[in-house]
Predicted 3D model of a 1486-nucleotide RNA (small-subunit ribosomal RNA) from a metagenome. The coordinates come from a structure-prediction model, not an experiment, and the mean pLDDT is 82. Rfam family: Bacterial small subunit ribosomal RNA. The RNAcentral record of the sequence draws on SILVA.
RNA sequence: AGAGUUUGAUCCUGGCUCAGAUUGAACGCUGGCGGCACGCCUAACACAUGCAAGUCGAACGCGAAAGAGGGGCAACCCUUGAUUAGAGUGGCGAACGGGUGAGUAAUGCACAGGAACCUACCGUCGAGAGGGGGACAACUCGGGGAAACUCGAGCUAAUACCGCAUAAAUUCUACGGAGGAAAGGGGCCAUGUUGAAAGAUGUGGCCUCGCUUGAUGAGGGGCCUGUGUUGGAUUAGCUAGUUGGUAGGGUAAUGGCCUACCAAGGCAACGAUCUAUAGCUGGUCUGAGAGGAUGAUCAGCCACACUGGGACUGAGAUACGGCCCAGACUCCUACGGGAGGCAGCAGUGGGGAAUUUUGGACAAUGGGGGAAACCCUGAUCCAGCGAUGCCGCGUGUGUGAAGAAGGCCUAAGGGUUGUAAAGCACUUUUCGUUGAGAAGAGAGGUAUGACACAAAUACUGUCAUAUUAAGACGGUAUUGACGGAAUAAGCACCGCCUAACUCUGUGCCAGCAGCCGCGGUAAUACAGAGGGUGCAAGCGUUAAUCGGAUUGACUGGGCGUAAAGGGCGCGUAGGCGGUAAAUCAAGUUGGAUGUAAAAGCCCCGAGCUUAACUUGGGAACGAGAUCCAAAACUGAUUUACUAGAGUGUAGCAGAGGAGAGUGGAAUUUCCGGAGUAGCGGUAAAAUGCGUAGAUAUCGGAAGGAACACCAGUGACGAAGGCGGCUCUCUGGGUUAACACUGACGCUGAGGUGCGAAAGCGUGGGUAGCAAACAGGAUUAGAUACCCUGGUAGUCCACGCCGUAAACGAUGAAAACUAGCUAAGGGUGCCAUUUAAAGAACAUUCGUAGCGUAGCUAACGCGAUAAGUUUUCCGCCUGGGGACUACGACCGCAAGGUUAAAACUCAAAGGAAUUGACGGGGGCCCGCACAAGCGGUGGAUCAUGUGGUUUAAUUCGAUCAACGCGAAGAACCUUACCUGCUCUUGACAUCCUUCGAAUCCGCGAGAGAUUGCGGAGUGCCCGCAAGGGAACGGGGAGACAGGUGCUGCAUGGCUGUUGUCAGCUCGUGUCGUGAGAUGUUGGGUUAAGUCCCGCAACGAGCGCAACCCCUAUUCUUAGUUACCAAUCAUGUGUUAUGCAUGGAGGGACUCUAAGGAGACUGCCUGACGUAAGCAGGAGGAAGAUGGGGACGACUUCAAGUCAGCAUGGCCCUUAUGGGCAGGGCUACACACGUGGUACAAUGGGAGGCACAGAGGGUUGCGACCCUGCGAAGGUGAGCUAAUCUCAAAAAACCUCCCGUAAUUUGGAUUGGAGUCUGAAACUCGACUCCAUGAAACCGGAAUCGCUAGUAAUCGCGGAUCAGAAAGCCGCGGUGAAUACGUUCUCGGGCCUUGUACACACCGCCCGUCACACCAUGGGAGUGGGUUGUACCAGAAGCAGGUAGCUUAACCUUCGGGAGGGCGCCUUCCACGGUAUGAUUCAUGACU
Repeated sequence: AGAGUUUGAUCCUGGCUCAGAUUGAACGCUGGCGGCACGCCUAACACAUGCAAGUCGAACGCGAAAGAGGGGCAACCCUUGAUUAGAGUGGCGAACGGGUGAGUAAUGCACAGGAACCUACCGUCGAGAGGGGGACAACUCGGGGAAACUCGAGCUAAUACCGCAUAAAUUCUACGGAGGAAAGGGGCCAUGUUGAAAGAUGUGGCCUCGCUUGAUGAGGGGCCUGUGUUGGAUUAGCUAGUUGGUAGGGUAAUGGCCUACCAAGGCAACGAUCUAUAGCUGGUCUGAGAGGAUGAUCAGCCACACUGGGACUGAGAUACGGCCCAGACUCCUACGGGAGGCAGCAGUGGGGAAUUUUGGACAAUGGGGGAAACCCUGAUCCAGCGAUGCCGCGUGUGUGAAGAAGGCCUAAGGGUUGUAAAGCACUUUUCGUUGAGAAGAGAGGUAUGACACAAAUACUGUCAUAUUAAGACGGUAUUGACGGAAUAAGCACCGCCUAACUCUGUGCCAGCAGCCGCGGUAAUACAGAGGGUGCAAGCGUUAAUCGGAUUGACUGGGCGUAAAGGGCGCGUAGGCGGUAAAUCAAGUUGGAUGUAAAAGCCCCGAGCUUAACUUGGGAACGAGAUCCAAAACUGAUUUACUAGAGUGUAGCAGAGGAGAGUGGAAUUUCCGGAGUAGCGGUAAAAUGCGUAGAUAUCGGAAGGAACACCAGUGACGAAGGCGGCUCUCUGGGUUAACACUGACGCUGAGGUGCGAAAGCGUGGGUAGCAAACAGGAUUAGAUACCCUGGUAGUCCACGCCGUAAACGAUGAAAACUAGCUAAGGGUGCCAUUUAAAGAACAUUCGUAGCGUAGCUAACGCGAUAAGUUUUCCGCCUGGGGACUACGACCGCAAGGUUAAAACUCAAAGGAAUUGACGGGGGCCCGCACAAGCGGUGGAUCAUGUGGUUUAAUUCGAUCAACGCGAAGAACCUUACCUGCUCUUGACAUCCUUCGAAUCCGCGAGAGAUUGCGGAGUGCCCGCAAGGGAACGGGGAGACAGGUGCUGCAUGGCUGUUGUCAGCUCGUGUCGUGAGAUGUUGGGUUAAGUCCCGCAACGAGCGCAACCCCUAUUCUUAGUUACCAAUCAUGUGUUAUGCAUGGAGGGACUCUAAGGAGACUGCCUGACGUAAGCAGGAGGAAGAUGGGGACGACUUCAAGUCAGCAUGGCCCUUAUGGGCAGGGCUACACACGUGGUACAAUGGGAGGCACAGAGGGUUGCGACCCUGCGAAGGUGAGCUAAUCUCAAAAAACCUCCCGUAAUUUGGAUUGGAGUCUGAAACUCGACUCCAUGAAACCGGAAUCGCUAGUAAUCGCGGAUCAGAAAGCCGCGGUGAAUACGUUCUCGGGCCUUGUACACACCGCCCGUCACACCAUGGGAGUGGGUUGUACCAGAAGCAGGUAGCUUAACCUUCGGGAGGGCGCCUUCCACGGUAUGAUUCAUGACU
C1' cells in the first nucleotide's frame, strides 16, 4: 500500500466482498510445563446453609466458674481478681470497606470557577472542669403468649439523665439588657482518719487518657454558575409556583425550597416540550492523522439495595447485613399471630452459546474498637478450577545413502516422501526418585541506659543498645545427586483474491461457497489419499468494533448526460460584504500564573535467569480559566470618499402586462336564386348526407373562435408565456452626457406572490375542433390506428387546483482569462466614399454559430463556461421496494407537499468501442426477380426418407439428409432377429509339449462341428544323437476381440457461408482506454481490379496469373492410324466407278511432343493528360476467348468413433467367435428425387446415313449354325490406333394410322422360357405369347437454364457371378429471351439507431393459475407507558387541640412550665372511577 466483482472488450460512476488489528468471548478438533493477568456481558430472576461489624472492665452496676492472697485445726469466712464466660447500662464504630448499573439526557458526569454553609475523630492556640438532684435497665418477685416477644410491682450504679453557679468567647437585642456548658477514669508519690490485718475512705502533688466552651488548620461534605455531554421535527409550541418582586416561614446554608399578596412574565428553530435509548469520566480498541466505536478488570464521581412511600438516631443516612407503613413473594404456626430480603464471600436452582471453591489465613497491607496487650475484618493476602488472554520454555542434538521398506505418482526409464527413519555417538531443560532450602519480619513486648517532666532515684514520654515470640502461601521459589530419549504436536488451508498440486471416487447427485462462483464422466473448487503451504500448545469457525471506505469528504467528494439545481420571482432571520482614517480590544496573536488526581500511553533507568509483569524518575495532557501585552486582519463605534448600488434629465426598441373598442379572410348554419343526381370518404370501402332537391355555384344574414402574408437560430418578459388594428392605464430594459445620495449591496432557511395544459365550482357562450360515446371498416380478435357523427371541454367572468421532459435536463451574484463570423437595439465619428440613406471604424446591451488555452469518464463546454476564483442558497450518497405505506398539513374533489421500513438483488447506471440486427437510409452484385424455354406438384412405375408394423425390419444423415454413406442386400456382404454352438478364442506376440506341412476316404448333423480310417515325409546345421526355421495339434496364462458408448474428449477428411471479395500484420500517428487510421473518400472493375486523393508508409493470406483440356497455325515424328498420285487382281458401267491386296509415300486426316498467337497492342470518342469504358480495324479467336482443377481469416461444439486412426468408459463362457434360417425387399399413409406417358413436330412398318469417348485374358468374343426371341452351340482374332464389345439414335426417304383412351400409353396379371449363380419361394435381370390399368398436360406452390447453353437423341464406363429408370462420362441435333433493378431471396461496401453480444430463433412487459415470504388496511381483541378530572388516604413529619396523663425545674403547694398518649387538619404512597393520548402484539378477510 491494495485486490475481486457490472462489459464481447473499454473508461468512469457506484455498491457488495476480501486481505489487517482487536475481544470479559463462545463453538469444533487437539492439548506438555511455568509466570503474570482475567473469569454471569443473559434473569436489578428466586434463594437452602455458613460466614461478611464489632469492640471497650483504664465509664458503670451485676455476675457463674477457674486461679491467687489472708484468717481459721477444719468445715468455712473474708478479700483480691493481673485474668475472665455471660448478658445489661454507657461510649465509639456501624454513613467506611464490599456489591451492582435498574433508574437517570440532568437534582448526573467532565473541566473551570463561585459564596450564603456544616464538619465526629486528628493537629495548633485559649478558657474552664464548682456544687447538687431525680430516675431507668440489668437483678428479684408475679403474670400473658405455641413462638416472636411482652406486661405489672420492687431495688440499684455511672463518663446515662436534669437543674443551679460561673461565662472569656458566642447568640439575640427594643442597646437598657437577656440567654448560654462540663465527667470523670487510670498510674505513682506524700500525708491524714478508721480497722487486729488485708483493706476502706479523705487531703495534697506529678503524669496520663478523657470532658466542656471558643478560635484556627487539615481532610471530608452540602449549595450555586459557565461550557461540554445520544437519536428522532412523521414530536412545534411548552409553562399558573409557572417567571419576577415584596413580606414571612424553613434550612447548616442561598433560593418559589414553602406560604400570602402584587406584576405577567419565562423557555423555544443556536431545537423548548414530547419520545426512544443510555450510568458519566480517566481511559480502552482501531486509525498515518482527523476521526469512529466503546466505558469489563484498575481508579474518580453518581445512583440503587425485594417494589413503593416515610421519617427517627446521629457530626454525617433519608441508612445493603437499622426502624415504621403499603404491596408482591417465600417460610414458621398451637390459626390467635409471627419471620425474611446474597446487586457482600462461597454456594444452589433458573435463564443462557457462555463465566470458578459452600478452600486457607489475618503472616503482610489497610480498616474499627481499645491506654495497651489484643479482638474483629469473605476488605485483603494466598491457594483451587478454566489454554480465557499475554509472555517464556520444551517435545531432543550430531552423524547417517543401500537414497532401505512401505505409501503416492509415472512418459514404466524413474520421481517423491527423504537424512526423514533405522543404525551409531551424545545431552538432560522438562519428568521421576532422594537430599539441602530462602527472601517476604518492619514494628511490638521485655530488660538496661541516657534525656525530658517533676519535690522525686515513682510514674509517664522520647531515644539508644541487648534480647525475644510470631509465615496462610509452603517444604513453595531456588539448588545438589541419581535415572533414562526417556513423559510431550496439532489445527487449518492448497480455483482467484492468497503462500501451497496431483491421483482416485462421484456425475447439477452427494456436496462446497467470504465475493466471483464450482459439480451435468477426464473436477488443482465436492469426498478420500499422497504431497505441499501457513501458524503452533494451539489452530480454525462464529459473533462484534475500527480499518481498508476520499462509501457523509474539517483534513478530504459531488450535482449538463452516471444519484443530485428548488418551476420562477419578491423578501424576513441568518451568512457574506467597496475605499481612507481614528478609537476600542470581542475574535486573532504572543507571554505569564494556577489547574488538568493516581494508574495508563511515551522516554530513560531498575527488579524478577529473559519476557509478560512490577517499580523509580521524567516528559506530555490539545481544550478551558485568570492576568498582561500587540493592533496587521475580521468586528464594534465615529468621521470621510465614490469605482458597487440607486435617483434625476433627454432619447430608443419591443407579440412585456391590464382594460375598452374595432376590422377583414375563412369554416359552419339559416334565407333566397339557379341547377340535377349524386355528394362525401378511403389503400379499398361502408356508415353518413341527398329527388322532402343535397354536393358544386351566386347573393344576403347570423354567430363564435382564431388572427394568413409580414415572420427572421427576430423582439419582449423572472419563469409560465406573449402575434390583426386603435385608444387609455402601466412594469421593465437600454443609450448618451452631466448632476445628486453616499455602501443604501449580494444571497436568502421559513414566509409570500406568480405559475402551461388538463381538471373542479358558479354563471354565461358554443362557429370550428374534439376525450367519453355511437356507427362503419380493418383484424384471429381490434374496447386501437382509418372513416362518419358527436357530448364534456376548448372561449368569457369570478373563484379553486399548484403540477409538467415547468429543460439549456446547466441556481443566483461578482471578478478575471485568445480570437473569428452573423446579425437584433443604441451611441460616437477628425479624415475617406456617397446626391442622400448609409457603408467602414470605434464602443455598448442582447441573441446565435465556430474555436485557442483550460476543463471533462467521454460526449462535449469554451467571455451567455461545464475554464480560474469568491459569497450565499437548494440538493445527492447502490438497484428494486418507492414520485409508495402510515402520520401530519393543504384541497370541494381529483389529488398535492413532506416521506420511511420490512423484504430482496450483486449489481443498477453514464459515455464511448467492435460486431450483429432493423417491416432505417445510400451504392452495388448474383438465373435473385423480370423476359423466355423446359420441368416438378396430378397418373403409373422405380428409388430414398418419415411414419407405422415387426422377433428383426441394423446404423448414420434433416437450409448444408432424402437415386445420400451404398461404384450395385437372393447366400456372402451384415453390423439386425431366432435357434444351435465355442471360450486363450476367427486374428497378434510370448512359454511349454507333440507332430513336418499337406492330401484322401467313410459315418452323424441344418450347418458350425464331430467320430473313425488311410497316404505322406521335406528345408538348414550336424558324423550321429540332437538342435533350429516355417507350419499344424494339445496345455497354462499374460492377453486377444468388440460396427459397444462418447463426433460435446480428438486426429484426419468433408459440407456450408462462398469462387462471396474479403481477412489481417509490421512500423508510424491519433485516443486515458477498448480501439481507430491504413481498408474510409472520388472514379473504375468480375474482383480490396486499378487510378487519383489522403497520417499514413509498406507487407502477408485471398482475387488475377502461373497448371490441364479445347478453338488456329507451324516444326518434328510416321505404326497398328492415313492414302492424293503410281502398281496388281476381281467386278461393273455410257463413264474417269467400286472392292481387295501389295509395294510405296510423308502430301492430307489423325496421333503426341515442342513452339507461335491476344497484350485494350492499334484507331476514334467523351472523361481529369489517370485507371478504365464504348465503338472500329485486323485476326481462327477480342476484351478473365470457352471449360476444368484451384476454396483466404472465420462461422455452424455442422457431419463422420460405422472408412481409418485415437483418449476415456464399458463387455470378457460375452456387447467376443462360428453356423443355419430369416430380416434390411414389410405397407393404411405422407414427402423428396427420377423413369415412362398423356400423342400427329406423334406412333407403327420398311429402307438408309453420320459420332465421340471408353472397356476387354476368371475377359471381349467375330464369321458360321440352331431358336420368333432372350440365348445356345462352335471358338477365328485380340494383353488391343491391329481383334472385339459395336447396332449409334434422333435425322432423312417411302407407306399406314386421322383425334379416338385410339395402331396413344404401357402398368398390372396369366402362361411359356433364357441367363447368371450351391441356390432366383420370401427376393434377380431378360425374352416370347396373351392381358391392356391410371393418365387426355396437371390446384396452391415450386425447380433448372443466358449458347454449342436449355431442350432432345442415343453410346460407353465403374461397381458387378447376376442384378440401373441411379451415378460418372461421351458425342449427335440444336433454340428462345434479358426492357430493366420497383419488388422476392442471398450477398458485399458506407452510414444510422439499439436497453442485442448465446448477438432478433436476441432482449423483454403485463394479466392469469398454484405455493411460499415480508409489509399495509381491517369489525376488533389483549397488554405496556402516560395526561386530565375526581374518590380514597397507611405510616410519618409539621401544625392544632386540654379528652386522658406526667420523676427532676418553679411554686403562694392550689398549681404552673414542659412532656407523653389520644383526637383533628395539611401533605402524601398503594388503590379505585371516568375519559383521552401513545406504543406493542394479535385478527376473519383484503